[in-house]
A computed fold for a 380-nucleotide RNA from a marine sediment metagenome, annotated as Bacterial RNase P class A. Of the family's consensus pairs, 97% are formed in the model. Its mean pLDDT, the model's own confidence on a scale to 100, is 76.

RNA sequence: GAGUCGGUCGGGCGGCCGCGGCAUCGGUUGCGGUGUCGAGGAAAGUCCGGACUCCACAGGGCAGGGUGAUGGGUAACGCCCACCCGGGGUGACCCGCGGGACAGUGCCACAGAAAACAAACCGCCGCCCGGUCCGCCGGGCGGUAAGGGUGAAACGGCGGUGUAAGAGACCACCAGCGGCCGGGGCGACCCGGCCGGCUAGGCAAACCCCACCCGGAGCAAGGCCAAGAGGCCGUCGGUCAACCGGCGGUUGCGCGGACGUUCGAGGGCUGCCCGCCCGAGUCCGCGGGUAGGCCGCACCAGGCUGUCGGCAACGGCAGUCGCAGAUGGAUGGUCGCCACCGGCUCCGGCCGGUACAGAAUCCGGCUUACAGGCGGACUC
Numbered sequence: 001g002a003g004u005c006g007g008u009c010g011g012g013c014g015g016c017c018g019c020g021g022c023a024u025c026g027g028u029u030g031c032g033g034u035g036u037c038g039a040g041g042a043a044a045g046u047c048c049g050g051a052c053u054c055c056a057c058a059g060g061g062c063a064g065g066g067u068g069a070u071g072g073g074u075a076a077c078g079c080c081c082a083c084c085c086g087g088g089g090u091g092a093c094c095c096g097c098g099g100g101a102c103a104g105u106g107c108c109a110c111a112g113a114a115a116a117c118a119a120a121c122c123g124c125c126g127c128c129c130g131g132u133c134c135g136c137c138g139g140g141c142g143g144u145a146a147g148g149g150u151g152a153a154a155c156g157g158c159g160g161u162g163u164a165a166g167a168g169a170c171c172a173c174c175a176g177c178g179g180c181c182g183g184g185g186c187g188a189c190c191c192g193g194c195c196g197g198c199u200a201g202g203c204a205a206a207c208c209c210c211a212c213c214c215g216g217a218g219c220a221a222g223g224c225c226a227a228g229a230g231g232c233c234g235u236c237g238g239u240c241a242a243c244c245g246g247c248g249g250u251u252g253c254g255c256g257g258a259c260g261u262u263c264g265a266g267g268g269c270u271g272c273c274c275g276c277c278c279g280a281g282u283c284c285g286c287g288g289g290u291a292g293g294c295c296g297c298a299c300c301a302g303g304c305u306g307u308c309g310g311c312a313a314c315g316g317c318a319g320u321c322g323c324a325g326a327u328g329g330a331u332g333g334u335c336g337c338c339a340c341c342g343g344c345u346c347c348g349g350c351c352g353g354u355a356c357a358g359a360a361u362c363c364g365g366c367u368u369a370c371a372g373g374c375g376g377a378c379u380c
Base pairs, nucleotide, nucleotide: 001380002379003378004377005376007374008373009372011338012337013336014335015334016333017332019038020037021036022035023034024033025032026031040356044367045366047365048364049363050362051361052218053217054216055215059274060273061272062271064214065213066212067211068210070082071081072080073079084098085096086095087094088093099209100208104207105206106203107202108201121148122147123144124143125142126141127140128139129138130137131136156174157173159171160170161169175199177196178195179194180193181192182191183190184189222295223294224293225292230251231250232249233248234247235246236245237244238243253287254286255285256284257283258282259281266278267277268276269275297328302321303320304319305318306317307316308315309314339354340353341352342351343350344349
């Protein structure tokens, strides 16, 4: 100098004013004082995984969805760590939806003669016929995948034997495949030796096959209190009844229509089937009532420090800290000094700006956005 990979901050300090939560004090519905806390590394996308809640803690099969080398971590994961294999880079390091293509089906654009139990366009070779200026030329039949050409890919590579020309037809070496043996590793796998037939294209991010996993809906989940138009029952009064009114209790409405009460409507258990459970109401239309408050809801798979185990992800132990929270609505503004950036400058300064963005049930990840600063390890 060029580069690779992690980490971290992301305006600072002070004054004044304001907003929300909590605690406390004074006054007492409302307010005021004091103290304290008040956005993020991504709060975002809502893409995975969980906690929590409800659907009845009864299941089985089919269908459907997801994941895909190995070993570990974790509450769990499609995440993370380590390692293997393949590819790229001089290197640090990076990339890989990384099971199966002899279970079956299907596809392989364009070009090319031929694209998959191969294929003769040119070329090469043999035979026959015709022509000939004897060099060869034209036609037909056949052989040949060694050479040319096309393509991302043409049914191993290279040298020799062989042949009319050729060909794993045969041989040596190499690559690859399969089997056996020895060694290393928990394992994926790696290293070495022997033998075999001589050779097997790609695509599963096409259907499919194999292994493993998966119930649905989501905090507007869901729970509690109050109120409610009315209905029913009891009691009292209006001389009884009807009817009206008061009080109390219980339930949560009224009218119309359809289906139904053990020959069972309807509902639930995962979409379907089987099977099972609940069951006297259910569904549709019209009209009406309440639409307030509290909880869930801020303390956790929690942060930081130290130490121990582990290559690491992570885990154990000890100490310490308390850290936003709504009306789903607060988290801001301004002044001074400083830092950085941009512009202007009469070089004294002046003006403007501060990346991306912004909680909403809560965690663990992934992905995406991000001006600029600080620091570390490593490579050439």